[in-house]
The RNA shown here (transfer RNA) has 77 nucleotides and comes from a Nanobdellota archaeon. The sequence is in RNAcentral, with records from ENA.
């Protein structure tokens, strides 16, 4: 320099191939259960889906550039 994967909640990860309401386990905050704690149950908050365009009525998702990561390959004094 070239190829290949990946960057989604606070952590871990699906979802992207086939565009059509953004999710799950853990945390967490409330609450229910008690003698209190846990532990169990129920409800909720919490995402500009790397980052900047572009195509479409509609873009995590499809096209382009760019940054990061992790892997390959190659060149050099």
């Nucleotide at each position: 320099g070239c190829c290949u994967u990946g960057a989604u909640a606070g952590c871990u990860c699906a979802g992207u191939c086939u565009g059509g309401u953004g999710g799950a386990g853990c945390g967490u905050u409330c609450g229910a259960c008690u003698g209190u704690u846990a532990a169990u149950c129920g409800a909720g908050a919490g995402g500009u889906c790397g980052c900047a365009g572009g195509u479409u009525c509609a873009a995590a998702u499809c096209c382009u550039g760019c940054u990061c990561a992790a892997g390959g390959c190659g060149c050099c004094a």

Rfam family: tRNA.